[in-house]
RNA sequence: AGAGUUUGAUUCUGGCUCAGAACGAACGCUGGCGGCGUGGAUAAGACAUGCAAGUCGAACGGGAAUGCUGGAUAGCUUGCUAACCGGUAUUCUAGUGGCGAACGGGUGAGUAACACGUGAGCAACCUACCUGAAAGAGGGGGAUAGCCUGAGGAAACUCGGAUUAAUACCGCAUGUGGUCGUGCAGGACAUCCUGACACGAUUAAAGGUGGCCUUUGUGCUGCCACUUCCAGAUGGGCUCGCGGCCUAUCAGUUAGUUGGUGAGGUAAUGGCUCACCAAGACGACGACGGGUAGUUGGUCUGAGAGGAUGGUCAACCACACUGGAACUGAGACACGGUCCAGACACCUACGGGUGGCAGCAGUCGAGAAUCAUUCACAAUGGGCGAAAGCCUGAUGGUGCGACGCCGCGUGGAGGAUGACGGUCUUCGGAUUGUAAACUCCUGUCAUCAGGGAGUAAGGUCGUGUAUAGUAACUGACACACGGAUUGAUAGUACCUGAAGAGGAAGAGACGGCUAACUCUGUGCCAGCAGCCGCGGUAAUACAGAGGUCUCAAGCGUUGUUCGGAAUCACUGGGCGUAAAGCGUGCGUAGGCGGUAGGGUAAGUCAGAUGUGAAAGCCCAGGGCUCAACCUUGGAACUGCAUCCGAUACUGCCUUACUUGAGGACUGGAGGGGAGUCUGGAAUUCAUGGUGUAGCAGUGAAAUGCGUAGAUAUCAUGAGGAACACUAGUGGCGAAGGCGAGACUCUGGACAGUUCUUGACGCUGAGGCACGAAGGCUAGGGUAGCGAAGCGGGUUAGAUACCCGCGUAGUCCUAGCAGUAAACGGUGCACGUUUGGUGUGGGAGGAUUCGACCCCUUCCGUGCCGGAGCUAACGCGUUAAACGUGCCGCCUGGGGAAUACGAUCGCAAGAUUAAAACUCAAAGAAAUUGACGGGGACCCGCACAAGCGGUGGAGUAUGUGGCUUAAUUCGAUGCAACGCGAAGAACCUUACCUGGACUUGACAUGCUUGUCGUAGUCCUGCGAAAGCAGGACGUCACCUCGGGUGGACCUGCACAGGUGCUGCAUGGCCGUCGUCAGCUCGUGUCGUGAGAUGUUGGGUUAAGUCCCGCAACGAGCGCAACCCCUGUGAGCAGUUGCCAGCGCGUAAUGGCGGGGACUCUGCUCAGACUGCCGGUACCAAACCGGAGGAAGGUGGGGACGACGUCAAGUCAGUAUGGCCUUUAUGUCCAGGGCUGCACACGUACUACAAUGCCCAGUACAAUGUGAACCGAUACCGCGAGGUGGAGGAAAUCCUUAAAACUGGGCUCAGUUCGGAUUGGAGGCUGCAACUCGCCUCCAUGAAGCUGGAAUCGCUAGUAAUGGCUCAUCAGCAACGGAGCCGUGAAUACGUUCCCGGGUCUUGUACACACCGCCCGUCACAUCAUGGAAGCCGGUCGCGCCCGAAGUGUCUGCGCCAACCUCGGAGGCAGGGCCCGAAGGUGAGACUGGUAACUGGGAUGAAGUCGUAACAAGGUA
Repeated sequence: AGAGUUUGAUUCUGGCUCAGAACGAACGCUGGCGGCGUGGAUAAGACAUGCAAGUCGAACGGGAAUGCUGGAUAGCUUGCUAACCGGUAUUCUAGUGGCGAACGGGUGAGUAACACGUGAGCAACCUACCUGAAAGAGGGGGAUAGCCUGAGGAAACUCGGAUUAAUACCGCAUGUGGUCGUGCAGGACAUCCUGACACGAUUAAAGGUGGCCUUUGUGCUGCCACUUCCAGAUGGGCUCGCGGCCUAUCAGUUAGUUGGUGAGGUAAUGGCUCACCAAGACGACGACGGGUAGUUGGUCUGAGAGGAUGGUCAACCACACUGGAACUGAGACACGGUCCAGACACCUACGGGUGGCAGCAGUCGAGAAUCAUUCACAAUGGGCGAAAGCCUGAUGGUGCGACGCCGCGUGGAGGAUGACGGUCUUCGGAUUGUAAACUCCUGUCAUCAGGGAGUAAGGUCGUGUAUAGUAACUGACACACGGAUUGAUAGUACCUGAAGAGGAAGAGACGGCUAACUCUGUGCCAGCAGCCGCGGUAAUACAGAGGUCUCAAGCGUUGUUCGGAAUCACUGGGCGUAAAGCGUGCGUAGGCGGUAGGGUAAGUCAGAUGUGAAAGCCCAGGGCUCAACCUUGGAACUGCAUCCGAUACUGCCUUACUUGAGGACUGGAGGGGAGUCUGGAAUUCAUGGUGUAGCAGUGAAAUGCGUAGAUAUCAUGAGGAACACUAGUGGCGAAGGCGAGACUCUGGACAGUUCUUGACGCUGAGGCACGAAGGCUAGGGUAGCGAAGCGGGUUAGAUACCCGCGUAGUCCUAGCAGUAAACGGUGCACGUUUGGUGUGGGAGGAUUCGACCCCUUCCGUGCCGGAGCUAACGCGUUAAACGUGCCGCCUGGGGAAUACGAUCGCAAGAUUAAAACUCAAAGAAAUUGACGGGGACCCGCACAAGCGGUGGAGUAUGUGGCUUAAUUCGAUGCAACGCGAAGAACCUUACCUGGACUUGACAUGCUUGUCGUAGUCCUGCGAAAGCAGGACGUCACCUCGGGUGGACCUGCACAGGUGCUGCAUGGCCGUCGUCAGCUCGUGUCGUGAGAUGUUGGGUUAAGUCCCGCAACGAGCGCAACCCCUGUGAGCAGUUGCCAGCGCGUAAUGGCGGGGACUCUGCUCAGACUGCCGGUACCAAACCGGAGGAAGGUGGGGACGACGUCAAGUCAGUAUGGCCUUUAUGUCCAGGGCUGCACACGUACUACAAUGCCCAGUACAAUGUGAACCGAUACCGCGAGGUGGAGGAAAUCCUUAAAACUGGGCUCAGUUCGGAUUGGAGGCUGCAACUCGCCUCCAUGAAGCUGGAAUCGCUAGUAAUGGCUCAUCAGCAACGGAGCCGUGAAUACGUUCCCGGGUCUUGUACACACCGCCCGUCACAUCAUGGAAGCCGGUCGCGCCCGAAGUGUCUGCGCCAACCUCGGAGGCAGGGCCCGAAGGUGAGACUGGUAACUGGGAUGAAGUCGUAACAAGGUA
């Protein structure tokens, strides 16, 4: 510090997710030791049991026990025992009394508050114990607990009688002092404060315990205790400024409310309470209400600013079963006190009582979850006490829990045959791995044994010394010495010794983020997953294993917080198109504000002082062996307050100014607004005239109108609405908006003058006003248009688009409504910043006779464009640039601009505005493609123009389907279907049935045996294969022990597979397409994907070439080079040829000869837009012409760019993986691949006269031939047979047919057509039944030119005729590959169909239109709104009842202290006010549930349509 994820790729916006740290945690797996911390977060739920607050006998009277002792009694063993009455000493103690119990300890329910924090104030206060100062402590009295006794009660406890003490209670005296009143003086802050001033009134007490002296006391003295007062300290009370949660879908709240006067009350101020008076008080700077919450120091995180949090520790607050109340007291409205009410629980004799763990342990419950019913007061601290001491679940310790932090260990060194085993493997090896074994060591921790702390200071007893004080003594206190002692932890820490590597390692991960990879299993299953996403037979993502990586006594998961997130942006974001500018203006509060001077010092800045608790964080030291931990010091605590300064800026006060703003005057421009009036054109209607059959409407039609006279046309009239042309990115207005003309009223802007005021300004939350269309109310109006509706048409449907009608409405008046893509998708104002060019309004200059043109300037409105900005597109002085001020708005998509609530509205509805749930995206701009029922250009037998076909018939052949034991398999739009197959009777053959074999039909190696081997022949069974048996057969070489080769047999490795996967592959091939394209290097442009080049203007068959150009070059394609063919030449001349010469034949190049010709072979030439003319940018090129055999790539072929289709092929071969192994292999026989209601493709033959038949007759080329082609001849009607000349070939096989000539047929199912069938034959072959071909005779089917539709072809082409070859024994060939003969027609042209190319445009497509995608309906699940009702909770209000209790009134009953005996005073009782709980009534808010219902989200390949994206087919 970032990373992953939207896309084919890119940039941006934007969310989601991850890596980090932390925790009072929990869960899973695992677990050696120690130290220090930490541990009920949920039910402030309920609690059994024990303990947590007592102490003082030196306050008091008793009581008990024990020791000693006295008296008297009894028993007798005559000095012992027992009871009784005393005294004394010690110990214990119920009660009275004092102090404490208000601390300490727990919890966080309540509380949004002066509760907390911080800083001030109290001239408005209190403070027991403690400290300091001063003064005092005299003298009396009456009771009452206890004890005794009586009574009631189950108990708790209660009621009488008698009697007793005090440091308990009550008078009196004294008054240093205090308090109050009056007067005086001084001071202050509004009240008032101070006085060491005076006078008057009032106001106190208690003793205990030591010692000493006797002057036995009212003595002296020490200590403790007591009273009054002053002061301090400590602790508290009250008041104020500031600070810290959410919500406006809470906007108004408040009657003791706000203030005053008086009174009461309090320690004290105060409506704290009451009476009266006034009507105030709070609130947009958020009152009131609702929700949530103890606050802080701090803690976690973060670079910081911040955000979250408040457990342990510390400070404060609140609470103590729930609610209320007071008493006591210095202090409480009191956790372990009281009273009352309530709920709950317990005891009960049913009458009545008792209780409060949110103290420490512990139990139950709920929960994912949180410990021992432990030890000790040894230390620290607290209470009481003179003290010893007692009490102390505070505290100190131990225990339990890996809950956290820290430390240590589980060994160290050497050790390579790199062992075994495991895993992987290309089978060679690699890895685990120096790891182990093995050798030598060490001894931490744990174990055992022994020793063994510190934490202890004090207190007490004894002795001594000094000092205050005293008349003196004693002696407190202090110091010194000595004695006996005090430890829970704990026989622990620590130390020493012993033994032995011995007792001690796991968890998670390994696709990317993110360090770490392979095998096996599984097969969209099981499963994983934080996000993206893995899994459908080769999964580094599931599961297991090996290996590796990371941490380590832990490791992961889950949850939560901060971070990353600049993703709420103060630091530090945005708003044209991504979310986001209010529709527009006016204006309130608020915010901000021109120039100069003076004052002030609030903001601001500087210094000082106080405070900012401790702990914590940070720094520097120190102590535990280190660390965690503890401790000392410093710094810090960014804050608040006060004082003293500074005065630039801001604020405030004041004085001026003119440039901002306003006013005045002059002037012109304008669809600015409102009202009234007027006008013409057109539509429609009415009336009349003319006139006749149609009009209207559409893609085409129909509905409609019209012979009752339409449309058309003329005239007249009525009525309403809108204002052609002018008209212009021209004008005006804030926006909406405004368009005939005239008049009236009226707003604003602009220019000029520089006269005037003197900052009067800008923005603007709320508020107010205006606000298109449509809509609503009332009343008018209604020509045209026209939602709804009706009809016609289209359509599968058509509640639409098109047509005919047509109601609201559109118009006017008066209101309501208040929204729009109300858009420049751009808030308002001001300032600054290069330009060019239009246009509207005004002014000036120059010039002119005057204008125009021109120049300058101000205001408006456009275009282009620089810097700059922007993600890009784009904006660009009219900013989206650079700045300032103010307002509004945004924070992922959906749910949703919705629900509920509120406000407004007559309604429709508008405004404000969520959540649950769900997704990992949604989105912006631009790029490359693809696509478009977008555009432009171009091409192609693409259409058109033609010729001939297919589709109809029969047959052949292939396919589908059906059938079958099998009908083997593959190919399936173009680009499968006379395709693989250039030959299925057996074989082929892969299929089926049956019969056989098992190292196998075939290969290699090892091994046992044999060498009468191999092989040949024979026999039996059998369909054959095969099985069984027999005979013949003396293998070859050599170094001769034997070995090598060869062969068979046995066994083992293995062979074999046309079994699967062409979606694991190689190779080959089809197709787009012989279309003209596809790319690269460097440079340049762009943030980038990418672009440029390759686009443009021409041209071409062509990315062919030329020109231009930020491109310059290059590659693969095109073309050319190659082959065939067309012309010629040269050379050559057999098997080919024969002109001339010669010979010869019936005839034939037959022969001699020849190279002239044809032909053959080789080598050349030729064609290149080369020449001419025209067109063109005078470039490429095109058009025409000449010459030429050939003319513009001459014709044909081979040749197929980058790529697309997961196209085809595992069955041609090869090949990974999987499967099979007496079978899915191999052999054999037979069958099948040929099966036939049917459908399709491709062909052949035809339907006839351009024909058919017969006869005659002419002219080829490519090619083939030895298990072959086969001549003459003979036989057969023929297929064919006999036969075998010649031929390994320019020699032989070897004759073309159509055409042509002649004849017949005469339009018919025929002399067309030949299917089918019968018979007879031939050929091949082991074999023609299933299932071959051919011939002859006979038979003579359909068919008379073929519906919708569709195919081929542009010249030697189509059409038509025959010939050859491959495969092959034969043949299904009518197929395929070639050859030659005869030989056309047509092309205006590119609108349309199809395909393709280039450019451009749109896009929501990228699996790329066979794309994407919307809505209803149906089903399932989930969350949510409404809802008659039902059930809760909370809160306030009214009323009723009213406990305890304070106050007040009363007090006729009762009463010891005082008195003048009468009373004063007190108590019980009673009344009143207030008053908790309760009851009741009407409400408000909030929650749950509910028949039914509304929409929403999600879900597998459901249904119906096709709304959007292209002009998406109606933008």
Record summary
This is a predicted structure of a 1515-nucleotide RNA (small-subunit ribosomal RNA) from a metagenome. The sequence is in RNAcentral, with records from SILVA. Rfam family: Bacterial small subunit ribosomal RNA. The literature on the family includes a 2002 paper in BMC Bioinformatics by Cannone et al., "The comparative RNA web (CRW) site: an online database of comparative sequence and structure information for ribosomal, intron, and other RNAs".